[in-house]
Molecule: transfer RNA
Organism: Bdellovibrio sp.
RNA sequence: CGGGGAGUGGCUCAGCCCGGUAGAGCAUCUGGUUUGGGACCAGAGGGUCGCAGGUUCAAAUCCUGUCUCCCCGA
Numbered sequence: 001c002g003g004g005g006a007g008u009g010g011c012u013c014a015g016c017c018c019g020g021u022a023g024a025g026c027a028u029c030u031g032g033u034u035u036g037g038g039a040c041c042a043g044a045g046g047g048u049c050g051c052a053g054g055u056u057c058a059a060a061u062c063c064u065g066u067c068u069c070c071c072c073g074a
Base pairs, nucleotide, nucleotide: 001073002072003071004070005069006068007067010026011025012024013023020057028044029043030042031041032040050066051065052064053063054062
């Protein structure tokens, strides 16, 4: 320098191909249960999708640029 992959609640990931309410598990908080803890049950809070721009009625999803990490090639 060129090509490919990844980036989404605190953590691990799904959703992207084919645009239409941002989700799951774990964790945290509250309540129940228990002598207490754990386990179990019920509920709650927490992210605008790496960043910027564009297209669109509507973008995590499509397009362009860019940043970080990994792999391959030179």